[in-house]
Predicted 3D model of a 161-nucleotide RNA (glmS glucosamine-6-phosphate activated ribozyme aptamer) from a Gemmatimonadales bacterium.
The sequence was found by an Rfam model in a public genome assembly.
Its mean pLDDT, the model's own confidence on a scale to 100, is 78.
The source organism's lineage runs through Bacteria, Pseudomonadati, Gemmatimonadota, Gemmatimonadia and Gemmatimonadales.
Rfam family: glmS glucosamine-6-phosphate activated ribozyme aptamer. Rfam describes the family as follows. This entry contains a glucosamine-6-phosphate activated ribozyme that is found in the mRNA for GlmS. GlmS is an enzyme that uses fructose-6-phosphate and glutamine to generate glucosamine-6-phosphate. It is annotated as a riboswitch.
RNA sequence: CAAUCACAGAAAGCGCCAGGCCCGGUCCGACGCGUCGGGGCGGGUGACGAGGCAGAGGCUUAUCGAAAGACUCGGCGGGUGGCCUCUCGGCAGCACAGUCGUUACGGAGCGGACAAAAUGAGGCGCGCGAGCCCUCAACAAAGCCCAUCCGGCGUGCACUC
Numbered sequence: 001c002a003a004u005c006a007c008a009g010a011a012a013g014c015g016c017c018a019g020g021c022c023c024g025g026u027c028c029g030a031c032g033c034g035u036c037g038g039g040g041c042g043g044g045u046g047a048c049g050a051g052g053c054a055g056a057g058g059c060u061u062a063u064c065g066a067a068a069g070a071c072u073c074g075g076c077g078g079g080u081g082g083c084c085u086c087u088c089g090g091c092a093g094c095a096c097a098g099u100c101g102u103u104a105c106g107g108a109g110c111g112g113a114c115a116a117a118a119u120g121a122g123g124c125g126c127g128c129g130a131g132c133c134c135u136c137a138a139c140a141a142a143g144c145c146c147a148u149c150c151g152g153c154g155u156g157c158a159c160u161c
Base pairs, nucleotide, nucleotide: 014077015076016075017074019073020045021044022043023042024041026039027038028037029036030035031034048065049064050063054087055086056085057084058083059082060081088101089100090099091098093157094156095155096154105151106150107149108148111146112145120136121135122134123133125132126131
């Protein structure tokens, strides 16, 4: 150092880095007194939040805006989205069908309500540096919820409450 084992912590714009870019040291070469080019070593960066999970499996480039327009590039893994199958569950007492997923029938556009973080500014904070950390303040959209409208609410059995 690697492998293995045990314990603890940690997640979904989440985790990681071998490309790229940036920083530091070092070596080599050229030109001439600091410039250029190359090699290799060690570092840094690499998605800003909102929202989202019935269980198992499969497939799939998985919602919404902010900032920037310079990398939030590129790659790998994962993932609460969508579809399909099964199981479970909701839908007036039961079963099936259908439809959805515990906020549990579908659609519509609009009204109400709810509502960020980074960017920004500051720091006798950390680091040689690239950068990192902390503090303060403002500004979204979708979704969910309430309301409105449209559509659907089947079959069989039981019950007359």